[in-house]
This is a predicted structure of a 477-nucleotide part of an RNA (small-subunit ribosomal RNA, 3' major domain) from a metagenome. The coordinates come from a structure-prediction model, not an experiment, and the mean pLDDT is 83.
Context: one part of a larger RNA
RNA sequence: UGACGGGGGCCCGCACAAGCGGUGGAGCAUGUGGUUCAAUUCGAAGCAACGCGAAGAACCUUACCUGGGCUUGACAUGUACAUGACCGGAUGUGAAAGCAUCCUUCCCUUCGGGGCGUGUAUACAGGUGUUGCAUGGCUGUCGUCAGCUCGUGUUGUGAGAUGUUGGGUUAAGUCCCGCAACGAGCGCAACCCCUGCUUCCAGUUACCAGCGAGUAAUGUCGGGGACUCUGGAGGGACUGCCGGCGAUAAACCGGAGGAAGGUGGGGAUGACGUCAAGUCAUUAUGGCCCUUACGUCCAGGGCUACACACGUGCUACAAUGGUCGGUACAAUUGGAUGCAAAAUCGCGAGAUGGAGCUAAUCCCUGAAAACCGAUCCCAGUUCGGAUUGGAGUCUGCAACUCGACUCCAUGAAGUAGGAAUCGCUAGUAAUGGCAGGUCAGCUACACUGCCGUGAAUACGUUCCCGGGCCUUGUACA
Repeated sequence: UGACGGGGGCCCGCACAAGCGGUGGAGCAUGUGGUUCAAUUCGAAGCAACGCGAAGAACCUUACCUGGGCUUGACAUGUACAUGACCGGAUGUGAAAGCAUCCUUCCCUUCGGGGCGUGUAUACAGGUGUUGCAUGGCUGUCGUCAGCUCGUGUUGUGAGAUGUUGGGUUAAGUCCCGCAACGAGCGCAACCCCUGCUUCCAGUUACCAGCGAGUAAUGUCGGGGACUCUGGAGGGACUGCCGGCGAUAAACCGGAGGAAGGUGGGGAUGACGUCAAGUCAUUAUGGCCCUUACGUCCAGGGCUACACACGUGCUACAAUGGUCGGUACAAUUGGAUGCAAAAUCGCGAGAUGGAGCUAAUCCCUGAAAACCGAUCCCAGUUCGGAUUGGAGUCUGCAACUCGACUCCAUGAAGUAGGAAUCGCUAGUAAUGGCAGGUCAGCUACACUGCCGUGAAUACGUUCCCGGGCCUUGUACA
């Protein structure tokens, strides 16, 4: 100087407390461990691995296993020699890959050769083989915590100290005051994006107040720039104003005005560093290793196994509910190998059909909870839907291993979950649906977004956890 303390002081955080809803019990989905297997490819391991890499394993992917093939190779460049092909078509064998055979068949030229391709040979290719403890790059984490440093000066023999400590204050090393310090840098904040109010400008595909036309009905048409909205430029919030309090400061408390008030709400943004944290399987790359195989092609299988254990979720156990009928209101998105309407058929998944749409125009797309009415009457039930049987639909060469969905039948566990444990402070939790990426299809109950309905509680900082500053002890570095 740090680190540590079941030392002290001050302070903060859904850290506790106060509340609301869960997990842990059940069924299923998914990931992991273990076991099994020819193989169940590999990585990730407290927080910070375990719905993680994987924004989608039937083949492919695929790295694993079994079997069948190839050996300058699936891919790149060069050299030497030979050759005229390549593409296309056919035959045999085969699971395919491959192997064997046949047909067709180059361009330019100064005739030296050159271009393009194939074959042979040789340099080499290739490796998801190994080392993340040899590395780059990227990432997680402490933590959006308020810290981490430097120059000059001063001080100490020196390591170092000072500044950065102290008194207040703040979300903040934020600001003020003081001070052997004076300044500065990286962080904080602001500058950026979205959202909340408003002015101006501009009106098509959006809108429709007034005027006219038309319809069974609809901005449908003429038209209109008022409104909504769209999207560009501005305004607006700064403790600016008032009172109190404070040290006359910084600030704090209350108020006015205001759409918004003290960082308005959300996002992006992650200092010096820590964990030899993670990744050689995104890629790059040193060393080592393989080279008729640890490379490469193909078929089938596996990654989907199942006495069990754990994590994360979904659905429930019901009446604030289930079922049936009626009726209302969104936003973000996506769409040409695409989204697909009307109409018809089917109980339905879906099929036929093909209008329209390069999309503020058309379509996916009638959101669902909610509301109104009816029914069920507390039961393993008109709760719950697992499992199983049968019949189908769709995608795709192909749904056996191993897809999703529909209909009929079946109707399991489950009556609120021990010890323990998680999330959340407001348009939040809880709850309801919708869209998208990946994608032929889908295991999505996941993930990323969107809108609807919409709470309760916070006395307080004694305690648990994590963190910041000062101080103290130390046989630790």